Predicted 3D model of a 72-nucleotide RNA (transfer RNA) from a Candidatus Pacearchaeota archaeon. NCBI's taxonomy places the organism under Archaea, Nanobdellati, Candidatus Pacearchaeota. It matches the Rfam family "tRNA".
RNA sequence: GGGGACGUAGCUCAGUGGGAGAGCACAUGACUGAAGAUCAUGGUGUCCCGGGUUCGAAUCCCGGCGUCCCCA
Numbered sequence: 001g002g003g004g005a006c007g008u009a010g011c012u013c014a015g016u017g018g019g020a021g022a023g024c025a026c027a028u029g030a031c032u033g034a035a036g037a038u039c040a041u042g043g044u045g046u047c048c049c050g051g052g053u054u055c056g057a058a059u060c061c062c063g064g065c066g067u068c069c070c071c072a
Stems, first nucleotide, its partner, number of pairs: 001071007010024004018055001025044001026042005048064005
């Protein structure tokens, strides 16, 4: 330098055009002598950034940034 994959909650990830979600973790309450386990409640978020298409974009298109892999 060329090509490909990925970027979504604190972490691991799902979601491929119309509700932003799961598990773990976390907070509060119940239970316990206390803790753990269990149960109930709570989403904690600028879906990497900018632009475009569309009635509507995490999702499609373009550019940029970052991580990883392959080729040279």